The part of an RNA shown here (large-subunit ribosomal RNA, domain IV) has 330 nucleotides and comes from a Lewinellaceae bacterium.
Its mean pLDDT, the model's own confidence on a scale to 100, is 89.
The full RNA is in RNAcentral, with records from ENA.
Context: one part of a larger RNA
RNA sequence: UUCGUGGCUAAGGAACUCGGCAAAAUGGCCCCGUAACUUCGGGAUAAGGGGCGCCCCUGUCAAAGGGGGCCGCAGUGAAGAGGCCCAGGCGACUGUUUAGCAAAAACACAUGGCUAUGCGAAAUCGGAAGAUGAGGUAUAUGGCCUGACACCUGCCCGGUGCCGGAAGGUUAAGGAAGGGGCUUAGGGGUAACUCGAAGGUCUUGACUGAAGCCCCGGUAAACGGCGGCCGUAACUAUAACGGUCCUAAGGUAGCGAAAUUCCUUGUCGGGUAAGUUCCGACCUGCACGAAUGGUGUAACGAUCUGGGCACUGUCUCAGCCACGAGCUCG
Repeated sequence: UUCGUGGCUAAGGAACUCGGCAAAAUGGCCCCGUAACUUCGGGAUAAGGGGCGCCCCUGUCAAAGGGGGCCGCAGUGAAGAGGCCCAGGCGACUGUUUAGCAAAAACACAUGGCUAUGCGAAAUCGGAAGAUGAGGUAUAUGGCCUGACACCUGCCCGGUGCCGGAAGGUUAAGGAAGGGGCUUAGGGGUAACUCGAAGGUCUUGACUGAAGCCCCGGUAAACGGCGGCCGUAACUAUAACGGUCCUAAGGUAGCGAAAUUCCUUGUCGGGUAAGUUCCGACCUGCACGAAUGGUGUAACGAUCUGGGCACUGUCUCAGCCACGAGCUCG
């Protein structure tokens, strides 16, 4: 002198910093006392107070309790042992996870729904036999989505998918009437050559031929989608109202600068001396919105965000001490 570990510090007390990170503080038992909210269980050890040793007497099975006394700065006399409160987001919850950067608002979950499956089930593995499903049987099993609970879950079936339909159109292999070529027993011819049955073979082929597709309907807790322009009220502004174009239908309830808002530090209010964050509103939703669920919600969370009390070497601003390790100098 640096690092590691530990201890102390005047006054102030988060001024540090992305952020109270780290540290400090709280801490046991008994008594008193305990709010909003709530699913009436909770919240709750809420919060916030007071007490705690030793000796003698009394009392008792033993205690508790009561009375008197003693000592110290200090009595759960060492150690060990919650910091708390307010508000908001997300996820209901206990759980699960990226063995070695992520523990979470991700996954799971009970709940709800859709869908397949009648049993030699559907689904899955396998070439099969066979097996799982299940020694189960629709209050069952598989797949998909949602994610406690409360209140709810609007409109669109034009596209895609799925389900149903079978009249018509299209349509494969296969079948196939008929046609054509080659071959030739035989016929004709002096010959060259020509005709040519049956059979064989090559080819063509009317017609026949399912599902599918076209077609007709259904279905959105299936994949998904849920408009534009112009005008209008006796201040202005705005537009309940009207017109027009397009669409399958034009976003309902609820929520809304939001884990979503670009412009944006929107505007107003609150909190601060001062607040791009935070909370409450507004609605002009670039680009919320209803099981890719919507809006709330007590409890819960090593969750994220804002604020407060307490507390402190985080800081103003640094100093000292102990132990260990290193470096430098002697």